[in-house]
Context: one part of a larger RNA
RNA sequence: CCUGCACCUGGACAGAAAGACCCUAUGAAGCUUUACUGUUCCCUGGGAUUGGCUUUGGGCUUUUCCUGCGCAUCUUAGGUGGAAGGCGAAGAAGGCCUCCUUCCGGGGGGCCCGAGCCAUCAUUGAGAUACCACUGGAAGAGCUAGAAUUCUAACCUUGUGCCAGGACCUACUAGCCAAGGGACAGUCUCAGGUGGACAGUUUCUAUGGGGCGUAGGCCUCCCAAAAGGUAAGGGAGGCGUGCAAAGGUUUCCUCGGGACGGACGAAGAUUGGCCCUCGAGUGCAAAGGCAGAAGGGAGCUUGACUGCAAGACCGACCCGUCGAGCAGGGACGAAAGUUUACCUUAGUGAUCCGACGGUUUCGAGUGGAAGGGUCGUCGCUCAACGGAUAAAAGUUACUUUAGGGAUAACAAGCUGAUCUUCCCCAAGAGUUCACAUCGACGAGAAGGUUUUCACCUCGAUAUCGGCUCUUCGCCACUUAGGGUUGUAGUAUGUUCCAAGGGUUGGGUUGUUCCCCCAUUAAAACGGUACAUGAGCUGGGUUCAGAACGUCGUGAGACAAUUCGGUCCAUAUCCGGUGUGGG
Numbered sequence: 001c002c003u004g005c006a007c008c009u010g011g012a013c014a015g016a017a018a019g020a021c022c023c024u025a026u027g028a029a030g031c032u033u034u035a036c037u038g039u040u041c042c043c044u045g046g047g048a049u050u051g052g053c054u055u056u057g058g059g060c061u062u063u064u065c066c067u068g069c070g071c072a073u074c075u076u077a078g079g080u081g082g083a084a085g086g087c088g089a090a091g092a093a094g095g096c097c098u099c100c101u102u103c104c105g106g107g108g109g110g111c112c113c114g115a116g117c118c119a120u121c122a123u124u125g126a127g128a129u130a131c132c133a134c135u136g137g138a139a140g141a142g143c144u145a146g147a148a149u150u151c152u153a154a155c156c157u158u159g160u161g162c163c164a165g166g167a168c169c170u171a172c173u174a175g176c177c178a179a180g181g182g183a184c185a186g187u188c189u190c191a192g193g194u195g196g197a198c199a200g201u202u203u204c205u206a207u208g209g210g211g212c213g214u215a216g217g218c219c220u221c222c223c224a225a226a227a228g229g230u231a232a233g234g235g236a237g238g239c240g241u242g243c244a245a246a247g248g249u250u251u252c253c254u255c256g257g258g259a260c261g262g263a264c265g266a267a268g269a270u271u272g273g274c275c276c277u278c279g280a281g282u283g284c285a286a287a288g289g290c291a292g293a294a295g296g297g298a299g300c301u302u303g304a305c306u307g308c309a310a311g312a313c314c315g316a317c318c319c320g321u322c323g324a325g326c327a328g329g330g331a332c333g334a335a336a337g338u339u340u341a342c343c344u345u346a347g348u349g350a351u352c353c354g355a356c357g358g359u360u361u362c363g364a365g366u367g368g369a370a371g372g373g374u375c376g377u378c379g380c381u382c383a384a385c386g387g388a389u390a391a392a393a394g395u396u397a398c399u400u401u402a403g404g405g406a407u408a409a410c411a412a413g414c415u416g417a418u419c420u421u422c423c424c425c426a427a428g429a430g431u432u433c434a435c436a437u438c439g440a441c442g443a444g445a446a447g448g449u450u451u452u453c454a455c456c457u458c459g460a461u462a463u464c465g466g467c468u469c470u471u472c473g474c475c476a477c478u479u480a481g482g483g484u485u486g487u488a489g490u491a492u493g494u495u496c497c498a499a500g501g502g503u504u505g506g507g508u509u510g511u512u513c514c515c516c517c518a519u520u521a522a523a524a525c526g527g528u529a530c531a532u533g534a535g536c537u538g539g540g541u542u543c544a545g546a547a548c549g550u551c552g553u554g555a556g557a558c559a560a561u562u563c564g565g566u567c568c569a570u571a572u573c574c575g576g577u578g579u580g581g582g
Base pairs, nucleotide, nucleotide: 001582002581003580004579005578006577007576008575010574011573012572015568022404023403024402025401027400028399029396030395031394032393035201036200037199038198039197042193043192044191045190046189047188048187049186051151052150054148055147056146058144059143060142061141062140063139064138065137066136068134085118086117087116094112095111096110097109098108099107100106101105155181156180157179158178159177161176162175164173165172204216205215206214217239218238219237220236221235222234240385241283242342247301248300249299250298251297252296253295255279256276257275258274260272261271281290282289284347286345287344288343305328306327307326308325311322312321313320317386330339331338332337353379354378355377356376357375358374359373361372362371411457413453417450419447420446421445422444424442428438429437464539465537466536467535471527472526473525477502478501479500481496482495483494484493504518505517506516507515545563546562547561549558550557551556
């Protein structure tokens, strides 16, 4: 060097299982509820099956009759209208008895009697008897919804009654009979209520993973790199209007500040001159503008118009912006002219649907109408603001699928803000003296343990600690050798060389760590996928069971706690150990 055998598992990001954690999907399913929309059951009511007789009381219609009192007045004058007559032997006035009511008056019935009584006249705001009609009441009739009791014939229930169902029956059923209920119940139908009992669904996006929180449209500035445009979870702020003058026009004016002078009077009221020159003001944010003005007054007014629009700006589209000029009819101004709101840029919402007003528009044979069209206006924190529907929340550790290293948790990696160590300068402390020792303010390196990023891996790189067994670094705990000292010695401090060897046993805790006990020459610090689970363990984290606390209406949840909880494997290659052969 080649080739065996017996072993060990460090590697082949070894094998096994399209990762269960995490995220995404306008995926799925289970469960919950005061999510949305429905539905069974249930409750209530109307109608049908569904009939009879009473009693009661409500309403309506109709017939007859009664009732109605402020004071004055023959009097108990309800109101209005008509009329000059009306009633009476079918019994007027009057008398007696009795009933109802009562404001002592009125009305009804019976008997006697037998021919008159009332209005027109006088008082009053208003004049009677016949008619319409009101309030209240009585009696009769008809219709009708209601309530209650009752009946039996529908209907229901029971029968160890009869009979039949070709044996029997305390199995069952039809018929008959008897008993008990009874127009209820039950059933059908139509409505209302309740309704996670059940069903179908929804439960946004951005995001230096996701969640929590924040944001989502529009305006101004910086970033923005001297045209325009330009991103970020970059840095600052505003808006969801206001105004009948704060618009138009004509005309006039100048603000603000400083040091002075002047009664009260002062920092600051009003006043005078001088100086600065736009520093004031503009309804509101910022920017850009604007001094005989776009700022501040006054007069007159409504152009804060109607119909068109050449031509441009902006730029996916939809939107948005500017606009000379023409026509109509105005305002102001002597006129030239200016005027289609406001110094400019925010002050906002597509389409559908609906409403209101107009319209020489269409009108289902025709005339109309209904209803459309068209012009103008209105109704959306549709604010998740290019708006999915008129209408929608949660939970899953019981879960599931498709995917993702497009995206998190472990490890590896980049960076090194932070952290640890070293070094430079030397103000100072050190009685004096920067440097025995310490060293501010600053400056420079190294390491890679907390973070940041998300670059390989989600068709799997198994995660803390312990046990076992390695190897390396030196920034040296001990042992060896030096320098220096603010080193007398001992013991120290600081520093140089040095990694050969070593660096304990216990208690509590799953612990790494920390604390404690007893020793030791010393009980150093790190890397090795926070070395090592195809080597062990499985105490902890991190499935399914259960429970306390807290949160939640609930399903459930909790870097809160507690009890319990399956760790596969026959080694192909490299590597390693032992032992052979050539």
A computed fold for a 582-nucleotide part of an RNA from Papaver somniferum, annotated as large-subunit ribosomal RNA, domain V. Rfam family: Bacterial large subunit ribosomal RNA. Gene Ontology terms of the family: structural constituent of ribosome and ribosome.